[in-house]
RNA sequence: CGGGUUGUAGCGCAGGGGUAGCGUACUUGUCUGGGGGACAAGGGGUCGACGGUUCAAAUCCGUCCAGCCCGA
Numbered sequence: 001c002g003g004g005u006u007g008u009a010g011c012g013c014a015g016g017g018g019u020a021g022c023g024u025a026c027u028u029g030u031c032u033g034g035g036g037g038a039c040a041a042g043g044g045g046u047c048g049a050c051g052g053u054u055c056a057a058a059u060c061c062g063u064c065c066a067g068c069c070c071g072a
Stems, first nucleotide, its partner, number of pairs: 001071007010024004018055001026042006048064005
């Protein structure tokens, strides 16, 4: 310098045009003498950044940033 891949909640991941979910963690409550555990309820993410396309973008396109891999 070129190519590929990944980036979504504290953490691990799904969602590939119709406005974001699962597990775990966290908070509260109930059960338990307490711990642990189980159950119920709840909070938390403008989807790496900036533009473009579209009635509508996490999703499609471009550039950039970061991690990883390959080549030179």
Transfer RNA from Sphaerochaeta sp., 72 nucleotides, folded computationally.
RNAcentral holds the sequence, with entries from ENA.
The prediction has a mean pLDDT of 83.
Rfam family: tRNA. Its family is annotated with triplet codon-amino acid adaptor activity in the Gene Ontology. By type it is a transfer RNA.